Predicted 3D model of a 72-nucleotide RNA (transfer RNA) from Vicugna pacos. It matches the Rfam family "tRNA". The family's RNA type in Rfam is transfer RNA. Gene Ontology term of the family: triplet codon-amino acid adaptor activity. Its mean pLDDT, the model's own confidence on a scale to 100, is 82.
[in-house]
RNA sequence: GGGGUUAUUGCUCAGUUGUAGAGUGCAUGCUUAGCAUGCAUGAGGUCCUGGGUUUAAUCCCCAGUAUCUCCG
Numbered sequence: 001g002g003g004g005u006u007a008u009u010g011c012u013c014a015g016u017u018g019u020a021g022a023g024u025g026c027a028u029g030c031u032u033a034g035c036a037u038g039c040a041u042g043a044g045g046u047c048c049u050g051g052g053u054u055u056a057a058u059c060c061c062c063a064g065u066a067u068c069u070c071c072g
Stems, first nucleotide, its partner, number of pairs: 001071004006066002010024004018055001026042005048064005
């Protein structure tokens, strides 16, 4: 320099053009003499950035940034 992959809640990951989910963590309550475990409830996301297509984009297209990887 060129090709490809990935970017979603604090962390690890799903997800589909039509108001975004799980596990874990966090907070509160119940349970306990107390702790742990368990149960219930809740908070937390402008879905990497900027454009384009579409009635509608996290999803499709283009460019950029960063990570990983392959070739030279």